[in-house]
RNA sequence: AUGUUUGUAAUUAAAAGGUAAAAUAUUGGAUUGUGGCUCCAAAGUUAUGGGUUCGAUUCCCAUCAAACAUC
Numbered sequence: 001a002u003g004u005u006u007g008u009a010a011u012u013a014a015a016a017g018g019u020a021a022a023a024u025a026u027u028g029g030a031u032u033g034u035g036g037c038u039c040c041a042a043a044g045u046u047a048u049g050g051g052u053u054c055g056a057u058u059c060c061c062a063u064c065a066a067a068c069a070u071c
Stems, first nucleotide, its partner, number of pairs: 001070007010024003018054001026042005047063005
């Protein structure tokens, strides 16, 4: 320099155009003599910017970041 893949919650990680789910973690409550385990509840996310569409995590383009391959 060229090409390919990936980017979703604090972490892991589903959703192939129609209300963004789950586990662990965090917070609150219940239980317990205390703690842990267990149960209930809450909060917290689509890398950025555009485009297509009635509607975009999803499709298209660019940028950014990471990984890989070739030179």